[in-house]
RNA sequence: GCUGACGUGGCUCAACGGUAGAGCAGCUGAUUUGUAAUCAGCAGGUUGGGGGUUCGAUUCCCUCCGUCAGCU
Numbered sequence: 001g002c003u004g005a006c007g008u009g010g011c012u013c014a015a016c017g018g019u020a021g022a023g024c025a026g027c028u029g030a031u032u033u034g035u036a037a038u039c040a041g042c043a044g045g046u047u048g049g050g051g052g053u054u055c056g057a058u059u060c061c062c063u064c065c066g067u068c069a070g071c072u
Stems, first nucleotide, its partner, number of pairs: 001071007010024004018055001026042005048064005
């Protein structure tokens, strides 16, 4: 330099055009002599930045940034 994949709560990942969710972690309560475990609830997101298409974009297109892999 060329090609491809990926970027979403603190972490690991869903959602393939129509209200952004789950598990773990965190907080509160219940239970327990107490802790752990268990149960119930709560909070936490400009979906990497910008632009475009669309009535509507996490999703499609362009560009930039970052990570990884392959080729040279």
Transfer RNA from a Eubacteriales Family XIII. Incertae Sedis bacterium, 72 nucleotides, folded computationally.
Its mean pLDDT, the model's own confidence on a scale to 100, is 82.
Rfam family: tRNA. Rfam links the family to the GO term triplet codon-amino acid adaptor activity. By type it is a transfer RNA.